[in-house]
RNA sequence: GCUCCGUGUGCGCCGAGUCCCGCAAGGGAGCCGGGGAACCAACAACUUGGGGUGAAUCGAGCCCAACCGCCGUGGGAGCACGGUCGGUUGACGCGCGUAGGAGACCUUCCCCUCCGAACCCGUCAGCUAACCCGGCAGGCGAUGGAAGGAAAGGAGUG
Numbered sequence: 001g002c003u004c005c006g007u008g009u010g011c012g013c014c015g016a017g018u019c020c021c022g023c024a025a026g027g028g029a030g031c032c033g034g035g036g037a038a039c040c041a042a043c044a045a046c047u048u049g050g051g052g053u054g055a056a057u058c059g060a061g062c063c064c065a066a067c068c069g070c071c072g073u074g075g076g077a078g079c080a081c082g083g084u085c086g087g088u089u090g091a092c093g094c095g096c097g098u099a100g101g102a103g104a105c106c107u108u109c110c111c112c113u114c115c116g117a118a119c120c121c122g123u124c125a126g127c128u129a130a131c132c133c134g135g136c137a138g139g140c141g142a143u144g145g146a147a148g149g150a151a152a153g154g155a156g157u158g
Stems, first nucleotide, its partner, number of pairs: 011141004018029004030136006040126001049124001050121004058097002061094002064090006070083005100115004105154002107151004
């Protein structure tokens, strides 16, 4: 000097997941989610279950399996085995793409990078005033950086 790891203090990102009071239990503000009339919608749906949070949906292809057709062998037929030739259906997985979503004051445009998951309810829920119920977690990043460039406006700070 470089790299990696840990700790502390700051800065920042995804997300509703923040702040205040209280010794605590707990309470409040704010943000977020669910249930729940009339009217409207639906006129059918209900195991092919259905539904919710979330950006996280959808598609074809490959692999695998089942069924059907066709071909071959055995056989009188049924049937059995094989073929991967064609079609249909379906589960997981594999990558690919995609509706959609995120990225350093905020909005828009251009551009680049990335995500496109997971979980919950439990046979049940359209919307929905009053009313009722619940959550306020978790995870991550970097040192002039895509934290890029541009435009108008606003906000904040000095």